The RNA shown here (c-di-GMP-I-GGC riboswitch aptamer) has 76 nucleotides and comes from a Candidatus Bipolaricaulota bacterium. Model confidence (mean pLDDT): 86 of 100. Of the family's consensus pairs, 86% are formed in the model. The source organism's lineage runs through Bacteria, Bacteria candidate phyla and Candidatus Bipolaricaulota. Rfam family: c-di-GMP-I-GGC riboswitch aptamer. On this family, see Weinberg et al., Proc Natl Acad Sci U S A 2017: "Bioinformatic analysis of riboswitch structures uncovers variant classes with altered ligand specificity".
RNA sequence: CUCCGAAACGGCAAACCGUCCGUAAGGGCGGGACGCAAAGCCACGGGCCUCCUUGGAGGCUGCCGGGCUACCGAAG
Numbered sequence: 001c002u003c004c005g006a007a008a009c010g011g012c013a014a015a016c017c018g019u020c021c022g023u024a025a026g027g028g029c030g031g032g033a034c035g036c037a038a039a040g041c042c043a044c045g046g047g048c049c050u051c052c053u054u055g056g057a058g059g060c061u062g063c064c065g066g067g068c069u070a071c072c073g074a075a076g
């Protein structure tokens, strides 16, 4: 340094609730924690979802893959 993932410092935050935005999928904020070692970022490939519809407009990265970046360091 890379793989890897014990511990620690910390981090994020599913369901659900409140409120706001959106036709909807869904999203913002607050509460809340089921989980997460990239559950950090990018809709790039696949996939799924919504609306109008038959090719358009959107959404989801906490479904899988890919790209970029990153804290700690026990065993191997």
Stems, first nucleotide, its partner, number of pairs: 003076001004073002011036002016031006034062001040068003044065003047060006